[in-house]
Molecule: transfer RNA
Organism: Candidatus Dojkabacteria bacterium
RNA sequence: GGGCCAGUAGUUCAGUUUGGUAGAAUAUCCCAUUCGCAUUGGGAAGGUCACGAGUUCGACUCUCGUCUGGUCCA
Numbered sequence: 001g002g003g004c005c006a007g008u009a010g011u012u013c014a015g016u017u018u019g020g021u022a023g024a025a026u027a028u029c030c031c032a033u034u035c036g037c038a039u040u041g042g043g044a045a046g047g048u049c050a051c052g053a054g055u056u057c058g059a060c061u062c063u064c065g066u067c068u069g070g071u072c073c074a
Base pairs, nucleotide, nucleotide: 001073002072003071004070005069006068007067010026011025012024013023020057028044029043030042031041032040050066051065052064053063054062
């Protein structure tokens, strides 16, 4: 320098296929259960979907560029 993959909640990830309300688990907080703790059950909060631009009525999703990480080639 070139090819490919990944970037979404504090953390690990799904969702992209076919554009149409952003989700799960875990962690945190609250309530119940207990003499108390743990476990378990219920609930709440937590997101500029890496960044910028374009297309579109509408973009996490499509197109282009940039950045970061991984991997392969040179």